[in-house]
Model confidence (mean pLDDT): 89 of 100. A computed fold for a 349-nucleotide part of an RNA from a soil metagenome, annotated as small-subunit ribosomal RNA, central domain.

Context: one part of a larger RNA
RNA sequence: UUGGGCGUAAAGGGCGUGUAGGCGGCUUCGCAGGUCUGUGGUGAAAGCAUACAGCUCAACUGUAUUGAGCCAUGGAAACGGCGGAGCUUGAGGCUGGGAGGGGCUGGUGGAAUUCCCUGUGUAGCGGUGAAAUGCGUAGAGAUGGGGGAGAACACUCGUGGCGAAGGCGGCCAGCUGGACCAGUUCUGACGCUGAGACGCGAAAGCGUGGGGAGCAAACAGGAUUAGAUACCCUGGUAGUCCACGCCGUAAACGAUGGGCACUAGGUGUCGGCGGUUCAUAAUCCGUCGGUGCCGGCGCUAACGCAGUAAGUGCCCCGCCUGGGGAGUACGGUCGCAAGGCUGAAACUC
Numbered sequence: 001u002u003g004g005g006c007g008u009a010a011a012g013g014g015c016g017u018g019u020a021g022g023c024g025g026c027u028u029c030g031c032a033g034g035u036c037u038g039u040g041g042u043g044a045a046a047g048c049a050u051a052c053a054g055c056u057c058a059a060c061u062g063u064a065u066u067g068a069g070c071c072a073u074g075g076a077a078a079c080g081g082c083g084g085a086g087c088u089u090g091a092g093g094c095u096g097g098g099a100g101g102g103g104c105u106g107g108u109g110g111a112a113u114u115c116c117c118u119g120u121g122u123a124g125c126g127g128u129g130a131a132a133u134g135c136g137u138a139g140a141g142a143u144g145g146g147g148g149a150g151a152a153c154a155c156u157c158g159u160g161g162c163g164a165a166g167g168c169g170g171c172c173a174g175c176u177g178g179a180c181c182a183g184u185u186c187u188g189a190c191g192c193u194g195a196g197a198c199g200c201g202a203a204a205g206c207g208u209g210g211g212g213a214g215c216a217a218a219c220a221g222g223a224u225u226a227g228a229u230a231c232c233c234u235g236g237u238a239g240u241c242c243a244c245g246c247c248g249u250a251a252a253c254g255a256u257g258g259g260c261a262c263u264a265g266g267u268g269u270c271g272g273c274g275g276u277u278c279a280u281a282a283u284c285c286g287u288c289g290g291u292g293c294c295g296g297c298g299c300u301a302a303c304g305c306a307g308u309a310a311g312u313g314c315c316c317c318g319c320c321u322g323g324g325g326a327g328u329a330c331g332g333u334c335g336c337a338a339g340g341c342u343g344a345a346a347c348u349c
Stems, first nucleotide, its partner, number of pairs: 003321004007303002012317001014200004021193003025087007034079001035076008049065006090190001091187002094183004102176007109153001113149008124135002161168002205246006214240002219235004257316006265294011298305002322349003331342004
């Protein structure tokens, strides 16, 4: 609970596609269920409200008036609705361009690491605050040559780019999604949002099979310490990687839902276009789209936000309503499990 709110106090759904529903541009004609209006009926009494009056006042009481709502009937047509016709600004299509770590698949490259073989070579190496465990005379570490494996792509790299979000970074090819700009040729409101639903969704985790260089929960040992189930060191298994199938969470954050419109400026940067220019370069000017910083009005409890709003408005969705108990219990549902989603109360302050 017809209220007020949701950047940080409780509160924006992790993100999208879209069903029902809600909401919806400009012109015109018609209808009249919403809406407005006239008349009639109903609206018992008491009570309520207003005015006046009676008990000395008041309570109390009396008189009068009023009521939405409903029904019938006549009318109005601006607004909303419905039906018809039309329009192009919203939305979409078409043509021509350029940008991009957007996605998927296949291939391929160099550096580094580690392992194996081999040459040189000899006593140490490694590690720390200091050490020790560990490795090494069966030749380590260092250095030269050869071979293998897996994972990640230094520099470029940028308050740079792309994506709805999660996220995406060596190079090449194939397949594929979206956005942007210019032209203004087409459709003619085809739109916005979106309860359910469906899909996507980091890491960790799970199932089956593979792979395993480095790193590394668990674990073991060495140190530290009063202790040290830690921090430091030496090792090291799941895992991290691939394929397929699950899981469905997060400080999934801009802690800020989506759409449209309006509201001083300044400055940087990315993509496109137009103009300036001898020139498709540079510069400067303009414009559209993105991404940052600063800042005024306004807003804000303050911090701050400020054309990428947290300003001014409208539409739709989600959510909050003191702290703990508790994201627990119970029930339902999903999952192989872990657990997820939904989600209380007693009691207590």